[in-house]
RNA sequence: CCAGAACAAAGCUAAACCCAUUGCGAGGUGGGGGCGGAAAGCCACGGGUCUUGGAAUCAAGACGGCCGGGUUGCCUGG
Repeated sequence: CCAGAACAAAGCUAAACCCAUUGCGAGGUGGGGGCGGAAAGCCACGGGUCUUGGAAUCAAGACGGCCGGGUUGCCUGG
């Protein structure tokens, strides 16, 4: 630098649900809990879904475990 999830090894994270807390809300945070994940690490850039204000155009938000993209990593092989 390229490739891979095959054989390993070290690990990492964490759904639904429950408790607490926070937010108008979608949701977020902490603890428990494990459905899962080779990037289910990070980033709202594009699409999408959801929330709020609205009659609507629209505006402001949420979701990275909805998809794409960008970017940074562990191990192994060459």

The prediction has a mean pLDDT of 81.
Predicted 3D model of a 78-nucleotide RNA (c-di-GMP-I riboswitch aptamer) from a Deltaproteobacteria bacterium.
The sequence was found by an Rfam model in a public genome assembly.
It matches the Rfam family "c-di-GMP-I riboswitch aptamer". From the family's description: GEMM was predicted in a large-scale screen for bacterial structured RNA regulatory elements.